[in-house]
Context: one part of a larger RNA
RNA sequence: AGCGAACGCUGGCGGCAGGCCUAACACAUGCAAGUCGAACGAAGCCUUCGGGCUUAGUGGCGGACGGGUGAGUAACACGUGGGAACGUACCUUUUGGUUCGGAACAACACAGGGAAACUUGUGCUAAUACCGAAUGUGCUCUUCGGAGGAAAGAUUUAUCGCCAUUAGAGCGGCCCGCGUUGGAUUAGAUAGUUGGUGUGGUAAAGGCGCACCAAGUCUGCGAUCCAUAGCUGGUCUGAGAGGAUGAUCAGCCACACUGGGACUGAGACACGGCCCAGACUCCUACGGGAGGCAGCAGUCGAGAAUAAUUCACAAUGGGGGCAACCCUGAUGGUGCAACGCCGCGUGGAGGAUGACGGUCUUCGGAUUGUAAACUCCUGUCAUCUGGGAGUAAGGCAUGGGUGUUAAUAGCACACAUGAUUGAUAGUACCAGAAGAGGAAGGGACGGCUAACUUCGUGCCAGCAGCCGCGGUAAUACGAAGGUCCCGAGCGUUGUUC
Numbered sequence: 001a002g003c004g005a006a007c008g009c010u011g012g013c014g015g016c017a018g019g020c021c022u023a024a025c026a027c028a029u030g031c032a033a034g035u036c037g038a039a040c041g042a043a044g045c046c047u048u049c050g051g052g053c054u055u056a057g058u059g060g061c062g063g064a065c066g067g068g069u070g071a072g073u074a075a076c077a078c079g080u081g082g083g084a085a086c087g088u089a090c091c092u093u094u095u096g097g098u099u100c101g102g103a104a105c106a107a108c109a110c111a112g113g114g115a116a117a118c119u120u121g122u123g124c125u126a127a128u129a130c131c132g133a134a135u136g137u138g139c140u141c142u143u144c145g146g147a148g149g150a151a152a153g154a155u156u157u158a159u160c161g162c163c164a165u166u167a168g169a170g171c172g173g174c175c176c177g178c179g180u181u182g183g184a185u186u187a188g189a190u191a192g193u194u195g196g197u198g199u200g201g202u203a204a205a206g207g208c209g210c211a212c213c214a215a216g217u218c219u220g221c222g223a224u225c226c227a228u229a230g231c232u233g234g235u236c237u238g239a240g241a242g243g244a245u246g247a248u249c250a251g252c253c254a255c256a257c258u259g260g261g262a263c264u265g266a267g268a269c270a271c272g273g274c275c276c277a278g279a280c281u282c283c284u285a286c287g288g289g290a291g292g293c294a295g296c297a298g299u300c301g302a303g304a305a306u307a308a309u310u311c312a313c314a315a316u317g318g319g320g321g322c323a324a325c326c327c328u329g330a331u332g333g334u335g336c337a338a339c340g341c342c343g344c345g346u347g348g349a350g351g352a353u354g355a356c357g358g359u360c361u362u363c364g365g366a367u368u369g370u371a372a373a374c375u376c377c378u379g380u381c382a383u384c385u386g387g388g389a390g391u392a393a394g395g396c397a398u399g400g401g402u403g404u405u406a407a408u409a410g411c412a413c414a415c416a417u418g419a420u421u422g423a424u425a426g427u428a429c430c431a432g433a434a435g436a437g438g439a440a441g442g443g444a445c446g447g448c449u450a451a452c453u454u455c456g457u458g459c460c461a462g463c464a465g466c467c468g469c470g471g472u473a474a475u476a477c478g479a480a481g482g483u484c485c486c487g488a489g490c491g492u493u494g495u496u497c
Stems, first nucleotide, its partner, number of pairs: 001496003005493005012344005019336001026299002029297003034061003039058002042055005068255003077180007086172003091168002095164004099133004108123006139148003153160003181227003188218003193215008230252004234245004257278005280291004308334001310333003316330001317328004347377004357368004381438001383433005394420001396418004401413004441486005446467003452481005462469002
């Protein structure tokens, strides 16, 4: 000098930041991922008979982002610089296409089973769900002969889509050089081990897997083993070199009750998906089921110690949708606690025969001390009254304009008019009212180290960071007066430089 601090005493206001460092212990309750009726059939309701509203189900996109945590990991995990053998939904871009058919399954109806979770059978049905055929510019494979391989429609009739394909952007997978804690009281380690051939597998190189062949490979420039640890930009300190550290914010990685596994998908081996095993908790009709806060709040527990079961989608951003809009514990806000930094206040000026009281005294006085009283003012903050923003950009309706176009549809863009959208919050801010009224403490005073006397105590009681004080005149213990330092804080403890 610093701190995500804690403890003691004290505590007026505001702004901005940060707030379970311990048990990756266990969790009651609520919420945290939905959306689309402009893909589809159906049911219910309303109807001005034009249509409209709601949705369980099929289907699409999104639940791989966002949010949390740091257990594991000493490793291509991270940082940095390169590389070749790859993938990529949505977005932009290129070229071409969107033809003809078919069979089902939910929902639903009927009949059952079960305490429940749920589930079985039969029958009907739609689609942008599924399947077949055609075509196929380009595309893939090729022994260069050839072979393989696609689509879906919707509605306001102009758009949104769908299929194949080209290039891109962004993102991701993989490989390599270098860097990245301690221990030798860890010296040898390794059989898919090291390399080759072939084959399989993958989006892709590769012992990644397998068969065969060879016997290699790493290591004193520290292999292997053990311990510890998420890494970085940064942060703290320091003149620097360095040392320590990795809270908040940002990038990357890993994990999601514990262990394992795959499915779907452009992408996961998936926090709020699935299956199996285990521990734990709950329900049960004992046959069987349900669950996973290291999301936001909150609870128990642990601990020196860390907050509300709050408001809103108004803004920013994200998902879905043509849109209106819906969802969003991301986010924006408010709340709690001096936890930190910064700012402000607790009054200002005058006021001496230097009052009273306290303390000391050489008893003369000195000091507290212009301090108080008293006089004249001011009005920050807090209190009360009244007014009152900005954060709002948009979206919607109407109108003309420009562009596109065959077009006066439609769409896009800018403009005008109109009615509107604010959680914070009647907040910030402004004006007014009253009145010094409501607002100061903590530590220290032997030296280091700024600041001294009296009384009490008598190696006792006690102090103490180091040196050391205390055994009858203690500036070092306790109290008082005075003084010094800092000040809504001041000290102590811990920890880093």